[in-house]
Context: one part of a larger RNA
RNA sequence: GACGAACGCUGGCGGCGUGCUUAACACAUGCAAGUCGAACGGAAAGGCCUCAUCCUUUUUUGGGUGGGGUGCUCGAGUGGCGAACGGGUGAGUAACACGUGAGUAACCUGCCCCUGACUCUGGGAUAAGCCUGGGAAACUGGGUCUAAUACUGGAUAUGAUGCCUGGCCGCAUGGUCUGGGUGUGGAAAGUUUUUUCGGUUGGGGAUGGGCUCGCGGCCUAUCAGCUUGAUGGUGGGGUGAUGGCCUACCAUGGCUUCGACGGGUAACCGGCCUGAGAGGGUGACCGGUCACACUGGGACUGAGAUACGGCCCAGACUCCUACGGGAGGCAGCAGUGGGGAAUAUUGGACAAUGGGCGGAAGCCUGAUCCAGCAACGCCGCGUGGGGGAUGACGGCCUUCGGGUUGUAAACCUCUUUCAGCACUGGCGAAGCCUUUCGGGGUGACGGUAGGUGCAGAAGAAGGACCGGCCAACUACGUGCCAGCAGCCGCGGUGAUACGUAGGGUGCGAGCGUUGUCC
Numbered sequence: 001g002a003c004g005a006a007c008g009c010u011g012g013c014g015g016c017g018u019g020c021u022u023a024a025c026a027c028a029u030g031c032a033a034g035u036c037g038a039a040c041g042g043a044a045a046g047g048c049c050u051c052a053u054c055c056u057u058u059u060u061u062g063g064g065u066g067g068g069g070u071g072c073u074c075g076a077g078u079g080g081c082g083a084a085c086g087g088g089u090g091a092g093u094a095a096c097a098c099g100u101g102a103g104u105a106a107c108c109u110g111c112c113c114c115u116g117a118c119u120c121u122g123g124g125a126u127a128a129g130c131c132u133g134g135g136a137a138a139c140u141g142g143g144u145c146u147a148a149u150a151c152u153g154g155a156u157a158u159g160a161u162g163c164c165u166g167g168c169c170g171c172a173u174g175g176u177c178u179g180g181g182u183g184u185g186g187a188a189a190g191u192u193u194u195u196u197c198g199g200u201u202g203g204g205g206a207u208g209g210g211c212u213c214g215c216g217g218c219c220u221a222u223c224a225g226c227u228u229g230a231u232g233g234u235g236g237g238g239u240g241a242u243g244g245c246c247u248a249c250c251a252u253g254g255c256u257u258c259g260a261c262g263g264g265u266a267a268c269c270g271g272c273c274u275g276a277g278a279g280g281g282u283g284a285c286c287g288g289u290c291a292c293a294c295u296g297g298g299a300c301u302g303a304g305a306u307a308c309g310g311c312c313c314a315g316a317c318u319c320c321u322a323c324g325g326g327a328g329g330c331a332g333c334a335g336u337g338g339g340g341a342a343u344a345u346u347g348g349a350c351a352a353u354g355g356g357c358g359g360a361a362g363c364c365u366g367a368u369c370c371a372g373c374a375a376c377g378c379c380g381c382g383u384g385g386g387g388g389a390u391g392a393c394g395g396c397c398u399u400c401g402g403g404u405u406g407u408a409a410a411c412c413u414c415u416u417u418c419a420g421c422a423c424u425g426g427c428g429a430a431g432c433c434u435u436u437c438g439g440g441g442u443g444a445c446g447g448u449a450g451g452u453g454c455a456g457a458a459g460a461a462g463g464a465c466c467g468g469c470c471a472a473c474u475a476c477g478u479g480c481c482a483g484c485a486g487c488c489g490c491g492g493u494g495a496u497a498c499g500u501a502g503g504g505u506g507c508g509a510g511c512g513u514u515g516u517c518c
Base pairs, nucleotide, nucleotide: 001517002516003515005514006513007512008511009510012381013380014379015378016377017376018374019373020339025337026336027335029334030333031332034081035080036079039078040077042074043073046072047070048069049068050067051066052065053064054063055062088292089291090290098216099215100214101213102212103211104210107209108208112205113204114203115202116201117200118199119198120154121153122152123151129144130143131142132141133140134139160184161183162182163181164180165179166177167176168175169174190197218264219263220262225255226254227253230252231251232250233249234248235247236246237245267289268288269287270286271282272281273280274279294315295314296313297312298311317328318327319326320325345371347370348369349368353367354365355364356363357362384414385413386412387411394405395404396403397402418459420454421453422452423451424450428445431442432441433440434439462507464505465504466503467488468487469486473502474501475500476499477498483490484489
């Protein structure tokens, strides 16, 4: 000097940040991923229209019950997209995990953009529904009916693939020319009143990813040898793709004192702290990458996962149970217990930014934006300004003359920041929606910030230190006691070092102490 700090004393306001460093310990409760009726059959609830009936009202009317319709709307369901993003944590990992620079002639890429061609014709189911069983529940069986952008047969085909073949090129395997010929098998879906929105198959782009390699970054030799899919080859398998990635056979290699192998520790980086720099330390917040999601294993779906709020198995733990069987996973946001020196609200809103779905309206969004708590940090402001000597009273010291506290106070005068009260009051709103085309609607924060006014010095100062280092000294008490102390060291009767008081020094809404790093 610095800090995600803690502790002691103290504490007025604001802005901007930051806030479980420990038990990757266990979790009550709520919320954190849905959306689309312009894919579909439909109608449980509500709305609207209509009919019948009952009650009510002088009448207009209002209400109840039942039936039908509509599709305003929509529970549950089929289907599509999303759920692989966003958010959390740092346990594991010393590794192509990360950083940096290359390669991919060894690869993939939903949605998006540009572009070429196409969108023909059939079929059978099934959920929901209805009927009926089993079960305490979770859930589940049978029968029957029905739809689709669900599933599926056929046709067509620049593309795929096998074989033959030509040109050009390179970087070895090879690449390329929508090259040519021939065989094989392979597509599509509809919807809306219209515009529209879609579907299939090619090519290109963008974005995102996979894989490979050079170099770089911890400690330990009280770890010196390690290795059998091990190192290489051939054939095969597997993958989107190279490869001992896997397998059969063959060969006997491969790594290592330039530290292999083992052990310990640890996510890595941009950065951050310190330092003149070189360097040293560190990896909280913010950004990039990786890994993990109760522990271990596994695959499915999908463009993408070996998937935090999906599935299966095993285990530990917790809960429900009718004892037969089931349910769960906060290292999401809050919150609880526990651990700890120690770390916040079971808040508001989708107004903005961004994301998912949707043609849109819109819905969802604990991402985000805000508010709450905490002097935890940084920065700013205030606690008044000017005048005022009989140098008042009081305190302390004293050589008893006086000195000091001290212009300090009182007193006079002025101002009113901030806080308080009253009135007023945003930007953030671009956009989007709606419209009779004039306009209207839409802000959580928030009646907040800001503005104006009112009153009155009024509501607002402490903590550490004073032997030397190190700025700042006297008195009393104590008497190697009580105590202090970072080091040197103070204290045993005149202590500037202990305790108290007066005075002083240096900081100041803080001041000190402790811890850690330079």